[in-house]
RNA sequence: GGGCCCGUAGCUCAAUGGUUAGAGCAGGGGACUCAUAAUCUCCGGGUUCUCGGUUCGAGUCCGAGCGGGCCCA
Numbered sequence: 001g002g003g004c005c006c007g008u009a010g011c012u013c014a015a016u017g018g019u020u021a022g023a024g025c026a027g028g029g030g031a032c033u034c035a036u037a038a039u040c041u042c043c044g045g046g047u048u049c050u051c052g053g054u055u056c057g058a059g060u061c062c063g064a065g066c067g068g069g070c071c072c073a
Base pairs, nucleotide, nucleotide: 001072002071003070004069005068006067007066010025011024012023013022018056027043028042029041030040031039049065050064051063052062053061
């Protein structure tokens, strides 16, 4: 320098172009227990990497950039 893949909650990941972006784990409250763990229940937590474009509508499609990984040179 070229090609491919990825970027969403603290972490690991979902989400047919449409209705309020969700789950598990982690965190907090409560129940249970003599107590702890386990279990059950509730709650909080998001600039969907950035900018622009298409569209009535974009996490999703398109372009550029940034970051990460792999391969080639």
A computed fold for a 73-nucleotide RNA from cyanobacterium TDX16, annotated as transfer RNA. Its Rfam family is "tRNA". From the family's description: Transfer RNA (tRNA) molecules are approximately 80 nucleotides in length. The source organism's lineage runs through Bacteria, Bacillati and Cyanobacteriota. The prediction has a mean pLDDT of 81.